Record summary
This is a predicted structure of a 76-nucleotide RNA (transfer RNA) from Mesoterricola sediminis. RNAcentral records the identical sequence in 3 taxa. The RNAcentral record of the sequence draws on ENA and MGnify. The organism belongs to Mesoterricola, within Bacteria. It matches the Rfam family "tRNA". It is annotated as a transfer RNA. Rfam links the family to the GO term triplet codon-amino acid adaptor activity. Rfam describes the family as follows. Transfer RNA (tRNA) molecules are approximately 80 nucleotides in length. The coordinates come from a structure-prediction model, not an experiment, and the mean pLDDT is 82.

RNA sequence: GGUCCCGUAGCUCAGGGGAUAGAGCAACCGCCUCCUAAGCGGUAGGUCGGCAGUUCAAUUCUGCCCGGGACCACCA
Numbered sequence: 001g002g003u004c005c006c007g008u009a010g011c012u013c014a015g016g017g018g019a020u021a022g023a024g025c026a027a028c029c030g031c032c033u034c035c036u037a038a039g040c041g042g043u044a045g046g047u048c049g050g051c052a053g054u055u056c057a058a059u060u061c062u063g064c065c066c067g068g069g070a071c072c073a074c075c076a
Stems, first nucleotide, its partner, number of pairs: 001072007010025004018056001027043005049065005
């Protein structure tokens, strides 16, 4: 340099045009327990990487950029 994949909650990930954007774990509160852990119930937590485009409508589609990864090529 080329091709491809990924970027959504603190972490791991789902969702692929219209729902109030979700799950598990973690955090916090409560129940239980002599106490802790486990278990059970609840609460909070999101610029959906950025900008632009398409569309009545974009987390979702397209382009560019940024970041991460895989493979391939090059090395004067």